The RNA shown here (transfer RNA) has 84 nucleotides and comes from Candidatus Aquitaenariimonas noxiae.
The organism belongs to Candidatus Aquitaenariimonas, within Bacteria.
Model confidence (mean pLDDT): 84 of 100.
It matches the Rfam family "tRNA". Rfam links the family to the GO term triplet codon-amino acid adaptor activity.
[in-house]
RNA sequence: GCCGAAGUGGCGGAACUGGCAUACGCGCCGGUCUCAAAAACCGGUGGUAGUAAUACCUUAAGGGUUCGACUCCCUUCUUCGGCA
Numbered sequence: 001g002c003c004g005a006a007g008u009g010g011c012g013g014a015a016c017u018g019g020c021a022u023a024c025g026c027g028c029c030g031g032u033c034u035c036a037a038a039a040a041c042c043g044g045u046g047g048u049a050g051u052a053a054u055a056c057c058u059u060a061a062g063g064g065u066u067c068g069a070c071u072c073c074c075u076u077c078u079u080c081g082g083c084a
Base pairs, nucleotide, nucleotide: 001083002082003081004080005079006078007077010026011025012024019067027045028044029043030042031041032040046057047056048055049054060076061075062074063073064072
């Protein structure tokens, strides 16, 4: 240099053919149990603002297509693999 794969909440990791993003697990927060703790069980949990209702933002970054994009197209960045 060329070809291919991957990048999603704090972490791992789903999202089928473009149609409610963040299922599920871990972690975290609250509770039950205990003298106390661990384990177990129950409930909650993307981010920002807000007392709340609610609003806005978010799939590596930037653009495009579309009524609608994690998903399709283009450029760029990073990681991994292959060829030379």